This is a predicted structure of a 350-nucleotide part of an RNA (small-subunit ribosomal RNA, central domain) from an uncultured Gammaproteobacteria bacterium. The coordinates come from a structure-prediction model, not an experiment, and the mean pLDDT is 90. RNAcentral holds the full RNA, with entries from SILVA.
Context: one part of a larger RNA
RNA sequence: CUGGGCGUAAAGCGCACGUAGGUGGCGUAGUCAGUCAGAUGUGAAAUCCCCGGGCUUAACCUGGGAACUGCAUUUGAUACUGCUGCGCUAGAGUAUGGUAGAGGAUAGUGGAAUUCCAGGUGUAGCGGUGAAAUGCGUAGAUAUCUGGAGGAACAUCAGUGGCGAAGGCGACUAUCUGGAUCAAUACUGACACUGAGGUGCGAAAGCGUGGGUAGCAAACAGGAUUAGAUACCCUGGUAGUCCACGCCGUAAACGAUGUCAACUAGCCGUCGGGUCCUUUUCUGGGCUUGGUGGCGCAGCUAACGCGUUAAGUUGACCGCCUGGGGAGUACGGUCGCAAGAUUAAAACUC
Numbered sequence: 001c002u003g004g005g006c007g008u009a010a011a012g013c014g015c016a017c018g019u020a021g022g023u024g025g026c027g028u029a030g031u032c033a034g035u036c037a038g039a040u041g042u043g044a045a046a047u048c049c050c051c052g053g054g055c056u057u058a059a060c061c062u063g064g065g066a067a068c069u070g071c072a073u074u075u076g077a078u079a080c081u082g083c084u085g086c087g088c089u090a091g092a093g094u095a096u097g098g099u100a101g102a103g104g105a106u107a108g109u110g111g112a113a114u115u116c117c118a119g120g121u122g123u124a125g126c127g128g129u130g131a132a133a134u135g136c137g138u139a140g141a142u143a144u145c146u147g148g149a150g151g152a153a154c155a156u157c158a159g160u161g162g163c164g165a166a167g168g169c170g171a172c173u174a175u176c177u178g179g180a181u182c183a184a185u186a187c188u189g190a191c192a193c194u195g196a197g198g199u200g201c202g203a204a205a206g207c208g209u210g211g212g213u214a215g216c217a218a219a220c221a222g223g224a225u226u227a228g229a230u231a232c233c234c235u236g237g238u239a240g241u242c243c244a245c246g247c248c249g250u251a252a253a254c255g256a257u258g259u260c261a262a263c264u265a266g267c268c269g270u271c272g273g274g275u276c277c278u279u280u281u282c283u284g285g286g287c288u289u290g291g292u293g294g295c296g297c298a299g300c301u302a303a304c305g306c307g308u309u310a311a312g313u314u315g316a317c318c319g320c321c322u323g324g325g326g327a328g329u330a331c332g333g334u335c336g337c338a339a340g341a342u343u344a345a346a347a348c349u350c
Base pairs, nucleotide, nucleotide: 004321005320006319007304008303012318014201015200016199017198021194022193023192025088026087027086028085029084030083031082033081034080035077036076037075038074039073040072041071042070049065050064051063052062053061054060091191092188093187094186095185096183097182098181099180103177104176105175106174107173108172109171110154115149116148117147118146119145120144121143125136126135162169163168206247207246208245209244210243211242215241216240220236221235222234223233258317259316260315261314262313263312266295267294268293269292270291271290272289273288274287275286276285277284299306300305323350324349325348332343333342334341335340
């Protein structure tokens, strides 16, 4: 070098875009770089291997052959790969017309509820717990009615339903905007796949500046519990949670399953589109196509399980793994305001 792996044993980057690189559809012509064959030259000798010879054998010495798997030149072969030219339409894309959707951004609007404020009624409790107490209340609470303020979140609909690359997205309306999918045609003509570096996006918490603050609530205070109780329970309560701009760049960022493509029994649900049949209506059914679920054959798997949404059978490209601890740590580098993130050892030890 070859050879093994990555759902749960170590191992898929959180996700995408994309540079270099790697890989790449069908036909035809050319070329002959790779590839294959022949020839010539060279590949020192010794060594190794084969057949002989010489020391009484052997080691050792020695003759001949083979080998030296390589390189160069040259003559050919042309299937495959490369390169060049021409063409094709099955991959990919564009156009036209529909469709569904919590996809994204901005602005505005709405109702329920909590809290607070003002007023009315009304009187001694309320609240809270396993039981209590702290707490609130005769300066009139709780309850109830009317009016007002303000912030945050959007019950029902709601569904292994939908959309998005992932993170994620749920009241309504408007504007701007991304993607997907279906049907029938037309067009471009391999324009493709993957992707080291790189770039962008990226929950929550956290950080900076300025706002905002109803509810909830780290820290904190008090009351309980307890042997203690720096907790669980209760009463309060500040950061924070919200908005704008800028950072951070991590998660059990999970399907613990990289992306793309092809092939390989079916059955049952559900969402979107098309088409045919049925249907007065309600609808229902078949076929097809794109999602999303449940089972299941073959096959795979250590088993669990996976099973056309593969963990089956293959191909292309990337990432990653190599005993446990030390350690995702130290040092150094890069990034960051910081918190820290990222890259990433060794001694030692079992």